[in-house]
């Protein structure tokens, strides 16, 4: 150096949850806490996932009618959700790092 990752050493990050701020939201910051984590450091490059307009269906409610069926709506609730964004503590891939058992 390349691999590996120990019952070593010195450390590091900070899950959820509260508190405050951005944000339509996903999320993101800051405190606080400490489930983890050998890259839980860094890149949205690939997959996936999550927000969310609009477009489909289903119900609901109102009001019409040629009355069990359709109309119609600045209603309302759910399914579906492109593009953008958001996720690196989902995976993968790039790049960079501490230490030194086997």
């Nucleotide at each position: 150096c390349c691999u590996c990752g120990a019952a070593a050493a010195a450390g590091g990050c900070a899950c959820a949850g509260c508190c405050g701020g951005g944000a339509a939201a996903a999320c993101c910051c800051g405190g606080u806490g400490c489930c983890g984590c050998a890259a839980a450091g860094c890149u949205g490059c690939g997959g996936g996932u999550c927000c969310u307009c609009g477009c489909u269906u289903u119900c609901c409610c109102g009001c019409g009618a040629u009355c069990c069926u359709c109309g119609c709506g600045u209603g309302g609730a759910a399914c579906c959700c492109c593009a953008a964004g958001a996720u690196c503590g989902c995976c993968g891939a790039g790049c960079u790092g501490c230490c030194g058992a086997a």
Model confidence (mean pLDDT): 82 of 100. Predicted 3D model of a 102-nucleotide RNA (c-di-GMP-I riboswitch aptamer) from a bacterium. The sequence was found by an Rfam model in a public genome assembly. Of the family's consensus pairs, 94% are formed in the model. Rfam family: c-di-GMP-I riboswitch aptamer. From the family's description: GEMM was predicted in a large-scale screen for bacterial structured RNA regulatory elements. Gene Ontology term of the family: cyclic-di-GMP binding.